This is a predicted structure of a 74-nucleotide RNA (transfer RNA) from Hahella chejuensis KCTC 2396. The source organism's lineage runs through Bacteria, Pseudomonadota, Gammaproteobacteria, Hahella and Hahella chejuensis. The sequence is in RNAcentral, with records from GtRNAdb and Rfam. It matches the Rfam family "tRNA". The family's RNA type in Rfam is transfer RNA.

RNA sequence: GCCGCCUUAGCUUAAUCGGUUAGAGCAAUGGCCUCAUAAGCCAUAGGUUGUCGGUUCGAGUCCGACAGGCGGCA
Numbered sequence: 001g002c003c004g005c006c007u008u009a010g011c012u013u014a015a016u017c018g019g020u021u022a023g024a025g026c027a028a029u030g031g032c033c034u035c036a037u038a039a040g041c042c043a044u045a046g047g048u049u050g051u052c053g054g055u056u057c058g059a060g061u062c063c064g065a066c067a068g069g070c071g072g073c074a
Base pairs, nucleotide, nucleotide: 001073002072003071004070005069006068007067010026011025012024013023019057028044029043030042031041032040050066051065052064053063054062
C1' cells in the first nucleotide's frame, strides 16, 4: 500500500426481507425478606446503535467517506 471482517447500555450481546416503544443477562440503584450478611424475589434508572453524510414515507439494518480494532496479502 491492497483486501476482508467487526464497532448497539458500565461489560457480554439480541434485534426476521428496512416498519409501530431497540430488548435480554450480568453489573448499578431502591425496596421486600433476615437479628445481620449473602442468596432469593420485586421494581427503577441507564442507549446520539463508533463519527459525518446519502437513499427512503420510514435506517441498528442499505450506500459512501472517515476513525478505532482484528486478520490476510504484498